Predicted 3D model of a 317-nucleotide RNA (Bacterial RNase P class A) from a Fimbriimonadales bacterium. The sequence is in RNAcentral, with records from ENA. The coordinates come from a structure-prediction model, not an experiment, and the mean pLDDT is 76. Its Rfam family is "Bacterial RNase P class A". Gene Ontology terms of the family: dimeric ribonuclease P complex, tRNA processing and ribonuclease P activity. The family's RNA type in Rfam is ribozyme. Lineage of the source: Bacteria > Bacillati > Armatimonadota > Fimbriimonadia > Fimbriimonadales.
[in-house]
RNA sequence: GGAGUUGGCCGGAUGACGGCUCCGGUUCGCCGGAGAGGAAAGUCCGGACUUCACAGAGCGCGGCGCCCGGCGCAAGCCGGGGCGGGGAAACCCGACGGAAAGUGCCACAGAAACAAACCGCCGACGGCGCAAGCCGGGCAAGGGUGAAAUCGUGCGGUAAGAGCGCACGCCGCGUAGCCGUAAGGCGCGCGGGGGCAAACCCCGCCGGAAGCAAGGCCAAAUAGGGAGAAGAAGACGCUGCUCGCCGAUUCUCCGGGUUGGCCGCGCAGAUAAAUCGUCAUCCACGACAGAAUCCGGCUUACAGGCCAACUCCGCAC
Numbered sequence: 001g002g003a004g005u006u007g008g009c010c011g012g013a014u015g016a017c018g019g020c021u022c023c024g025g026u027u028c029g030c031c032g033g034a035g036a037g038g039a040a041a042g043u044c045c046g047g048a049c050u051u052c053a054c055a056g057a058g059c060g061c062g063g064c065g066c067c068c069g070g071c072g073c074a075a076g077c078c079g080g081g082g083c084g085g086g087g088a089a090a091c092c093c094g095a096c097g098g099a100a101a102g103u104g105c106c107a108c109a110g111a112a113a114c115a116a117a118c119c120g121c122c123g124a125c126g127g128c129g130c131a132a133g134c135c136g137g138g139c140a141a142g143g144g145u146g147a148a149a150u151c152g153u154g155c156g157g158u159a160a161g162a163g164c165g166c167a168c169g170c171c172g173c174g175u176a177g178c179c180g181u182a183a184g185g186c187g188c189g190c191g192g193g194g195g196c197a198a199a200c201c202c203c204g205c206c207g208g209a210a211g212c213a214a215g216g217c218c219a220a221a222u223a224g225g226g227a228g229a230a231g232a233a234g235a236c237g238c239u240g241c242u243c244g245c246c247g248a249u250u251c252u253c254c255g256g257g258u259u260g261g262c263c264g265c266g267c268a269g270a271u272a273a274a275u276c277g278u279c280a281u282c283c284a285c286g287a288c289a290g291a292a293u294c295c296g297g298c299u300u301a302c303a304g305g306c307c308a309a310c311u312c313c314g315c316a317c
Base pairs, nucleotide, nucleotide: 001313002312003311004310005309006308007307008306009305010304012282013281014280015279016278017277018276020035021034022033023032024031025030037288041299042298044297045296046295047294048293049211050210051209052208056243057242058241059240061207062206063205064204065203066081067080068079069078070077071076082096083094084093085092086091097202098201102200103199104196105195106194118143119142120139121138122137125136126135127134128133151169152168153167154166155165156164170193171191172190173189174188175187177186178185179184215263216262217261218260225254226253227252228251229250230249237245283286
């Protein structure tokens, strides 16, 4: 000097003038203060808060899923480690329980996507033939299709072949050995093995439901008018189903009346809802984006810039 990795931070600055929302003061002229984000976003997860009957149980449904330690109510985060994958390295990624319980799926192509044979190989066995060979048959090495053809490579073996046998390697299962707190690793033995569980499903742990248009109070209005449906064979109700409990109303349409305020509500803030504009100077010319109950996470979007640590390459000393 170049290429890269990780962590953290900023994301126009300053000034003047003029607006907008809220709060405080006021001599009603004004004065002072506060006013979007790291994601306010997606609404994915958890919590607070509120209501549903202080009657629950089971099923369903949903969330989570390597190990140890710490923080946290939880979701999750942090540190260290294991396993699998990627990279030359720094380092990164993992929805990381189960595919050997069962069901299902595997686009296009291909004969076939889990039980087969399109091209092909063989001619040991049986039949025919003098023979070459053909048929029955045997096979899955090679070709071809494909993301994937079913453990891989090598040697043996064979008519040809094949985990058919063996060695090494991958995977799975077991393990009275060794190491480790553990996940797991090494060793040994066995098996002969396609993938997908972010498909159903199975295993383990956890979870009542609905959500600030929750919900509470005050004020105003009032007539329960008409039509229909369900209901003591149990409606409505803790909200999907069943059982249990409770015990008389509940729902839809038409017509009429009212349609205001406060709290919930946050040192930004409820009201169709403010958080801005112009000018001057400067620079590297400004990305993604706008609060709506609050808080903690996750995920996604983001022009450009700064700092620190680390890796590799080149050059010089």